[in-house]
RNA sequence: GAAGUCAGCCAGACCGCCGCUGGUACAGGUCCCGAAAGGGCGUAUUGGAGGAAGGUCCGGACUGCACAGGGCAGCGUAGGAGGUAACACCUCUCCACCGUGAGGUGAGGAUCAGAGCAACAGAGACGAGCCGAUUCAGUUCGGGUGAAACGGGCAAUCUCUACGCGCAGCAACACCAAAUAGGCACACGAUGACCUGGCCCGGGGAGUGUGCGGGUAGGUGGCAUUGAGCCGCUCUGGCGACAGGCGGCCCAGAGGAAUGGCGGUCACGGCCCAGCGUCGCGAGACACGGGGCUGCACAGAAUCCGGCCUAUCGGCUGACUUCACAC
Numbered sequence: 001g002a003a004g005u006c007a008g009c010c011a012g013a014c015c016g017c018c019g020c021u022g023g024u025a026c027a028g029g030u031c032c033c034g035a036a037a038g039g040g041c042g043u044a045u046u047g048g049a050g051g052a053a054g055g056u057c058c059g060g061a062c063u064g065c066a067c068a069g070g071g072c073a074g075c076g077u078a079g080g081a082g083g084u085a086a087c088a089c090c091u092c093u094c095c096a097c098c099g100u101g102a103g104g105u106g107a108g109g110a111u112c113a114g115a116g117c118a119a120c121a122g123a124g125a126c127g128a129g130c131c132g133a134u135u136c137a138g139u140u141c142g143g144g145u146g147a148a149a150c151g152g153g154c155a156a157u158c159u160c161u162a163c164g165c166g167c168a169g170c171a172a173c174a175c176c177a178a179a180u181a182g183g184c185a186c187a188c189g190a191u192g193a194c195c196u197g198g199c200c201c202g203g204g205g206a207g208u209g210u211g212c213g214g215g216u217a218g219g220u221g222g223c224a225u226u227g228a229g230c231c232g233c234u235c236u237g238g239c240g241a242c243a244g245g246c247g248g249c250c251c252a253g254a255g256g257a258a259u260g261g262c263g264g265u266c267a268c269g270g271c272c273c274a275g276c277g278u279c280g281c282g283a284g285a286c287a288c289g290g291g292g293c294u295g296c297a298c299a300g301a302a303u304c305c306g307g308c309c310u311a312u313c314g315g316c317u318g319a320c321u322u323c324a325c326a327c
Base pairs, nucleotide, nucleotide: 001323002322003321004320005319006318007317008316009315010314012266013265014264015263016262017261018260020048021047022046023045024044025043026042029041031040032039033038050298054309055308057307058306059305060304061303062169063168064167065166074165075164076163077162078161079093080092081091082090083089094108095106096105097104098103109160110159114158115157116154117153126151130143131142132141133140173221174220175219176218183212184211185210186209187208188207194204195203196202229249230248231247232246233245235244236243237242268295269294270293271292272291273290275288277286278285279284
């Protein structure tokens, strides 16, 4: 210098103006929406997307079902040891395979419990036998094909073994709670309740009133500041995953769903323009600063958390490997 392997990181920065949304404090009204429950409106201050928020593929928390205990079925996992709340995740390690190597990949239990399967080729493919030679004798030797020719292979076919899983999911679930239509109880009612503008007559006329209860619309909680939480350590144990200790921090929370828009400066990438420098005989190549245009990926929290997988412009850091050259 070139080509790689593994691990980690960034995901434009700053300023100004205008907005959206959560919290807190103050203000608290003869305010607005609503039957109510409940929600909204002001000012100040403060917080406001990701490494995958994605796919919803595993594992959990949480909630209900019967304090979810046993069995069958079903589904899943599979070398060994460990980590973890748990896992199909992670770590170490054995073995096999791939790579010159750094490294990578692995559905890696059992085929004497039983069943099933084996393309093409080959006389014959799982039951043993076939062909040729040989022998007292299936006694011995040989045989092409094929991954495999009688002893085995495949469990990524069923199966067996061991282990795990009760079922449903925040549209869970809990609470508040209309109208309408059912339900229940009580009272009144053809000796006329009730309607007919307030009363009487007249007319119509069979239900009327009150209370209770469940469900629905709607609303609130669940729900986001105490957690399997995050950051740091020249601490302790461990090869490691990780565990412990010490110190510090509080870090989005909507419900058609906020996290944005405009302007400026700088940084980065691409293209164009002319300029200058170096190299070259030359076409041209390389580097530099300047101007203009343009771009900045994948993507968008929805109960929360741990993983896996997938997508991702451009760029940075560290360790290691192989090759070439120079000393």
RNAcentral holds the sequence, with entries from ENA.
A computed fold for a 327-nucleotide RNA from Aquabacterium sp., annotated as Bacterial RNase P class A.
A source record names the gene rnpB.
Its Rfam family is "Bacterial RNase P class A". Rfam links the family to the GO terms tRNA processing, ribonuclease P activity and dimeric ribonuclease P complex. By type it is a ribozyme.